[in-house]
This record gives sequence, C1' cells and structure tokens, in this order.
RNA sequence: ACCUCAUCCAGAGGGGCUGAGGGAUACGGCCCGACGACGCCCCGGCAACCACCCCGCGCGCUCAUCGCUGAGCGACCGGCGGGGCAGGUGCCAAUUCCGUCCCCGCCGCACCCUGCGAUGUGGGGAAAGAUGAGAG
Repeated sequence: ACCUCAUCCAGAGGGGCUGAGGGAUACGGCCCGACGACGCCCCGGCAACCACCCCGCGCGCUCAUCGCUGAGCGACCGGCGGGGCAGGUGCCAAUUCCGUCCCCGCCGCACCCUGCGAUGUGGGGAAAGAUGAGAG
C1' cells in the first nucleotide's frame, strides 16, 4: 500500500518565512487569495479516537433469605454507561464547501401510464476522501 471498524451539519487563530495560486482527484458551481491565500516553522487553542485514572452497571464466588433480593469479596482485564486528565495522534474558512451515482417526496415538462429533468427543490443511501483504532 491493501483490509476491518468507528466518526465526519459542533468546536478552535496570532506571529514569522515564502510568494501565486488554493479549496484531495475530473467536470460544473461557489468561495479563499498581493489587504499575501496555499505551504513551512513557532506559540496559542479546539476536541476527546487511543492510552491512563475514578464511579456505576454487568460477570464470577461466598454468605443470608422459601423466594424476590440483599451484603461482602474477586478478577485477566474485557463488555456497557458516566466522569476526569491531556501522555500519543488529529484538527483550527465555508457540512468532507456543494453537486455528480442510486432511491423517495415535491415541482416542472411530455404524454396517457408511465417517462424525462446537463434548467429545479427537500430527504435518505452509496461511492470517494479525511482522521483515529486495529490487523497485517
């Protein structure tokens, strides 16, 4: 690289360097950009995927009870939920900027039973992508 799973309408900017394109890819749209974008570095911040800590449930054992159930103890650490922290990542214009492929509703047109939307609109899904974790 490929593969698996989860998430992707929330949130979070200053300085320095550089100097022309940038928003992943193709097309279309729409934006950002010499009032310096994109990128790189420093600082700051956001969030909480993983790690770590705590609590509850759950699990196992023992005791009590006719029983419902209650009490105590234990565990590799795993399952679920909640909280904390900020170590490893990530992120800090616009929903992943929007559309493209499929389905449904509305709307429009054609027609007469169903089609068509390179000009519509709302919703859902897929694909692709990003990030994390795992596997390899």